[in-house]
């Protein structure tokens, strides 16, 4: 210096005037202070807190949704972080829905002779006809073709020819033994190989999950209609009305819950509400992810939504002009909290800094 | 904000254990018919199945991600 590779920050700054939202103080001033978006505030994908509801000794089975190598971290989780496998790269490093296919059931379309306890279309070889064209029987999957896939590879040998038929590697499977918490390597035996793909098809282990959301949930206050249809459950016991001058008994109406739809009403207030698995510093234990601790520090809280706008200095960047010093113009990614938090995915102009890798030059 | 749903031809829709020509109506062009239109008849065109990605030989279908629509929410209760 060129080309990549992993991570991480920041994403304008500082000044005046003018407004806006939320709280404070003084005591009502057309003033004064303090404080005001993000790394994703977003997608609403998961995972929790908090409310309620629902069922209740707790759970556990079933059904339905989900997750899936092992091991750790966490409140948790599909997330992080180490590891293992397999796959790409020369390497940094990067990708993986990575459980089970000798439990079942199913699919494998079209070409193709044959497609799931395979299969003979052409060659090929053996046999027998023979009008020497050929035909028929009968082995074969190494070879050629079909295809996404054709029942292990490669190599001798050995067969009419071929063929795991045989054997030597290599793959797969089975059981030892060592290393390793495991996952999964190492090594040596042992089976000729039998049963190929799809489980982000049903399904089968394992493990996790009640439900629904802050427009939950509380309280206060208006306004209407304590109304009418309609389905599902209980429908026992009671109470209430009925015929009567009274009481009984019998009959017979009506009185529960929870949902649907008609219809009507309102378009308010107050809390829930920001102090939290919280940020930073340091110190230790961890290979990390992260966990102790010890100081510190408070940072929007609206309720349709407040965090802008206008000017001048600068900081990048980006076009003109200039041999150059310079000088001019322009202009600042994506994007706006809605009860909070961990994460993931998806958007992102630009700068800036840490580590590696591979290649070129010089010394 | 929250939850549910839905995206295929110019509109309204179909498409089932995923299998290769992706389809009906209408509606558009073209010809018959008619003096003319119309309506009947006949014949055609028009589709990256919203978009990217993945799984699978194979994708409208199955998974993931992203983009746009639409509906629903409070009292009487």
């Nucleotide at each position: 210096c060129c080309a990549g590779a992993g991570g991480g920050c920041u994403g304008g700054g500082c000044g005046a005037c003018c407004g806006c939202g939320u709280g404070g103080a003084c005591a009502u001033g057309c003033g004064c202070c303090a404080c005001g978006a993000g790394g994703a505030a977003a997608g609403u994908c998961c995972g929790g807190g908090c409310u309620c509801c629902a069922c209740g000794g707790a759970a556990a089975c079933g059904a339905c949704g989900g997750u899936g190598c092992c091991g750790g971290g966490u409140a948790a989780c599909g997330c992080c972080c180490g590891g293992c496998g397999g796959g790409g790269g020369c390497g940094a490093c990067c990708c993986c829905a990575g459980g089970g296919a000798a439990a079942g059931u199913g699919c494998c379309a079209c070409a193709g002779a044959g497609a799931g306890c395979a299969g003979a279309c052409g060659g090929c070889c053996c046999g027998g006809u023979u009008u020497c064209g050929a035909c028929c029987g009968g082995g074969u999957c190494a070879c050629g073709g079909u295809g996404a896939a054709a029942g292990g590879g490669u190599g001798c040998g050995g067969u009419a020819a071929g063929g795991g038929c045989g054997c030597a590697c290599c793959g797969c499977g089975c059981g030892g033994u060592c290393g390793g918490u495991a996952a999964c390597g190492g090594c040596g035996g042992c089976g000729g190989c039998a049963u190929g793909g799809c489980a982000a098809a049903c399904c089968c282990c394992a493990c996790c999950g009640g439900g629904a959301g802050c427009a939950a949930g509380a309280c206060c206050g208006a306004a209407u209609a304590g109304g009418g249809a309609u389905g599902g459950c209980a429908a026992a016991u009671g109470g209430g009305c009925u015929a009567c001058a009274g009481u009984u008994c019998c009959g017979g109406c009506c009185c529960g819950c929870c949902g649907u739809c008609c219809g009507g009403g309102u378009u308010g207030g107050u809390u829930g509400c920001u102090u939290g698995a919280g940020g930073c510093g340091g110190c230790g234990c961890g290979c990390a992810a992260g966990c102790a601790c010890c100081g510190u520090c408070c940072u929007a809280g609206a309720g349709g939504a407040a965090u802008g706008g206008u000017c001048g200095c600068c900081c990048a960047g980006u076009c003109c002009c200039g041999c150059a010093a310079g000088g001019g113009a322009u202009g600042g990614a994506c994007a706006g909290a809605a009860c909070c938090c961990g994460g993931c995915u998806u958007a992102c102009a630009g700068g800036c800094c840490c580590u590696c890798u591979g290649g070129c030059a010089c010394g | 904000g929250c939850g549910a749903u839905c995206g295929u031809a110019g509109c309204u829709c179909a498409g089932u254990u995923g299998g290769u020509u992706a389809g009906a109506g209408c509606a558009c062009u073209g010809g018959u018919u008619u003096g003319u239109g119309g309506u009947a008849c006949c014949a055609g065109g028009g589709g990256u199945c919203g978009u990217g990605g993945g799984u699978u030989c194979a994708a409208g279908u199955c998974c993931c991600a992203u983009c746009g629509g639409u509906c629903g929410c409070c009292c009487c209760a």
Description: This is a predicted complex of two RNAs, RNase P RNA and transfer RNA, with 440 nucleotides together. The prediction has a mean pLDDT of 77.